The prediction has a mean pLDDT of 75. Predicted 3D model of a 397-nucleotide RNA (Bacterial RNase P class A) from Homoserinimonas sp.
RNA sequence: UGGGUCGGCAAGACGGUCGCGUCGACAGCUGCAUCUGCAAAGACGUGGUUGUCGCCGAGGAACGUCCGGGCUCCGCAGAGCAGGAUGGUGGGUAACACCCACCCGGGGUAACCCGCGAGAAAGUGCAACAGAAAGCAGACCGCCGUGAGCUGUGAGGCUCGGGGUAAGGGUGAAACGGUGGUGUAAGAGACCACCAGCGGUCGGGGUGACUCGAUCGGCUAGGUAAACCUCGUCCGGAGCAAGGUCAGACAGGGAACAUUACAGGCUGCUCGCCCAGUUUCCGGGUAGACCGCUAGAGGGCUGCGGCAACGUAGUCCCGAGAUAGAUGGCCGUCCAGCGUCAUCGGGAGCAAUUCAGGUAACGCAGACAGAACCCGGCGUAAUAGCCGGCCCAUUCA
Numbered sequence: 001u002g003g004g005u006c007g008g009c010a011a012g013a014c015g016g017u018c019g020c021g022u023c024g025a026c027a028g029c030u031g032c033a034u035c036u037g038c039a040a041a042g043a044c045g046u047g048g049u050u051g052u053c054g055c056c057g058a059g060g061a062a063c064g065u066c067c068g069g070g071c072u073c074c075g076c077a078g079a080g081c082a083g084g085a086u087g088g089u090g091g092g093u094a095a096c097a098c099c100c101a102c103c104c105g106g107g108g109u110a111a112c113c114c115g116c117g118a119g120a121a122a123g124u125g126c127a128a129c130a131g132a133a134a135g136c137a138g139a140c141c142g143c144c145g146u147g148a149g150c151u152g153u154g155a156g157g158c159u160c161g162g163g164g165u166a167a168g169g170g171u172g173a174a175a176c177g178g179u180g181g182u183g184u185a186a187g188a189g190a191c192c193a194c195c196a197g198c199g200g201u202c203g204g205g206g207u208g209a210c211u212c213g214a215u216c217g218g219c220u221a222g223g224u225a226a227a228c229c230u231c232g233u234c235c236g237g238a239g240c241a242a243g244g245u246c247a248g249a250c251a252g253g254g255a256a257c258a259u260u261a262c263a264g265g266c267u268g269c270u271c272g273c274c275c276a277g278u279u280u281c282c283g284g285g286u287a288g289a290c291c292g293c294u295a296g297a298g299g300g301c302u303g304c305g306g307c308a309a310c311g312u313a314g315u316c317c318c319g320a321g322a323u324a325g326a327u328g329g330c331c332g333u334c335c336a337g338c339g340u341c342a343u344c345g346g347g348a349g350c351a352a353u354u355c356a357g358g359u360a361a362c363g364c365a366g367a368c369a370g371a372a373c374c375c376g377g378c379g380u381a382a383u384a385g386c387c388g389g390c391c392c393a394u395u396c397a
Stems, first nucleotide, its partner, number of pairs: 001393009012334007020057002023054010034043003059368001063379002066377005071239004078271004083235005088102005103117001104115004118230002123228002125224002140169002142165003146161006177195006196220002198217008243291004252282006264274002298317008335366001337364004342359003346355003
């Protein structure tokens, strides 16, 4: 300098002007209730409204609604089945399908990336076509040897049958270990040496998944479970339109089942337990205010522990809470970036030219997107831009 790979930040800034929302302070007007008062009026509380001032006012994803929780309710949510989720080991966390570290397998020169990572010797399936044959399979061409017949001087050759063989050839993604030998009629782990896989025993390392080494065994036991299945682990349900408080209004009537437990009891079934009501039809009233609702598994900084995720101690901070749903419009200046043109010095080159940087002018110019109970993740969208680690190649010192 070029390429690659991994990670982080950020989402324009300032000023002026007009305009929004919650909260707070001050002042005015006003409704209602209570008390005092003959009345006028006053005091206090609670609402509404107007004006002035002040603090604060969307995100890294607020999107998706894919996971996990906090919280709320179902009288308690018991056992089993079904169902669902999950799947290397260890750790983190409130928890998780998330995060960290490691192991194994695969890709890559490497940094690094990927993994629906348990079991195929429990069973059932699937794999087109080709091929003799694709789970205990198989003989198409071959090789050996033999019976009969034909032919030839002979060696031998041809046809039909039956025996042995799976080493050679062919098909295929894949053919039931590989290479070299012994042996054989010809062959074959039939036997031998080495290697690979599988299994056993012993030893070393590691918390563990695993790994390294030695030795024995001729045992050779394809793929697929992101097919059904088996095994291990986990799982009540519903959800802020959850659920409560206050105010206010109305109009009840009928049927079925039941009282010893049928029905009902918040995924389904069975059992258990609880239960005096349950289910359904016709008709009437209400839709208002408040809580839940933002001080938290919260955030910043520093120290310590840990490879890390993270934990812990101290200290500082309080950052929208709307409810038809607020945070916007206009003007000016500046900034990051891009383009055009001019100029300055410099590097490379014989030159033409080219490369990076500075300055001025002009033009363009800032993405994705919008809280609604809250939090931890994951996925997706988008880049005006910036910063850094590591790997490889090349060059220079």